[in-house]
RNA sequence: GGACCCAUAGUAUAGUGGCUAUUACCCCGCCUUUACACGGCGGUGAUCCCCGGUUCGAGUCCGGGUGGGUCCA
Repeated sequence: GGACCCAUAGUAUAGUGGCUAUUACCCCGCCUUUACACGGCGGUGAUCCCCGGUUCGAGUCCGGGUGGGUCCA
């Protein structure tokens, strides 16, 4: 220098263009226990990496950028 892939809560993830963005762990509360752990119930938390475009409507499609990864040179 070239090609391809990825970016969504603290972490990891799901999400045919259409309700209020999913689930698990973590965290908080309650139940259970003498107590802790396990288990059960409930709850908080993401302007979906940035800028623009398409569309009635974008996490999703398109263009540019940034960051990360793999391969080629």